[in-house]
Molecule: THF (Tetrahydrofolate) riboswitch aptamer
């Protein structure tokens, strides 16, 4: 010098546990403002996450009790854990091959 590979932020599916909403928040979609973290190192965004606020769209309740509430359902619902899958474009480094 060359070839191959591992590992980030995070995302998805499934399972478990605990919640929230059903008096409509949340999720998903489109803009705005602000902030943060990003393989072992450097630098960093067209990638990621969070907060605030706006816009459009939009829903499934039922039973028992009638005091709080309980049970079942529903929601592209939240958190944590587990398994599997996806996941650094640049330079260096790491592992392996010749």
């Nucleotide at each position: 010098a060359u070839c191959a590979g591992a590992g980030u932020a995070g995302g998805g599916a499934c399972g478990g546990c605990c919640g929230c909403g059903u008096a409509a928040a949340g999720u998903g979609c489109c803009g705005g403002c602000g902030g943060g973290a990003u393989g072992g190192g450097a630098a960093g965004u067209u990638g990621c996450c969070c907060g605030c606020g706006g816009g459009a769209c939009g829903a499934a309740c039922g039973g028992c009790a009638u005091g709080a509430g309980c049970c079942g359902g529903c929601g592209g619902u939240g958190g944590c854990c587990g398994u599997c899958c996806c996941g650094c474009a640049u330079c260096c480094g790491c592992u392996g091959g010749a």